Transfer RNA from a marine sediment metagenome, 73 nucleotides, folded computationally. The coordinates come from a structure-prediction model, not an experiment, and the mean pLDDT is 81. The sequence is in RNAcentral, with records from MGnify. It matches the Rfam family "tRNA". From the family's description: Transfer RNA (tRNA) molecules are approximately 80 nucleotides in length.
[in-house]
RNA sequence: GCCCGAGUAGCUCAGGGGAUAGAGCAUCUCCCUCCUAAGGAGAGGGUCGUAGGUUCGAUUCCUACCUCGGGCG
Numbered sequence: 001g002c003c004c005g006a007g008u009a010g011c012u013c014a015g016g017g018g019a020u021a022g023a024g025c026a027u028c029u030c031c032c033u034c035c036u037a038a039g040g041a042g043a044g045g046g047u048c049g050u051a052g053g054u055u056c057g058a059u060u061c062c063u064a065c066c067u068c069g070g071g072c073g
Base pairs, nucleotide, nucleotide: 001072002071003070004069005068006067007066010025011024012023013022018056027043028042029041030040031039049065050064051063052062053061
């Protein structure tokens, strides 16, 4: 330098045009318990990597760039 994959909550990841963007774990509150753990109920937490484009509408499609991983030379 070229090619491929990934980037969404603190972490691990779903979601591939129309929902108020979700799950598990973690955090916080409450219940339960003599206490802790386990269990139950709830809450907070998101520029969907960045900038453009297409579209009535983009997390989703296209382009460039950035970061990470892999391959080729």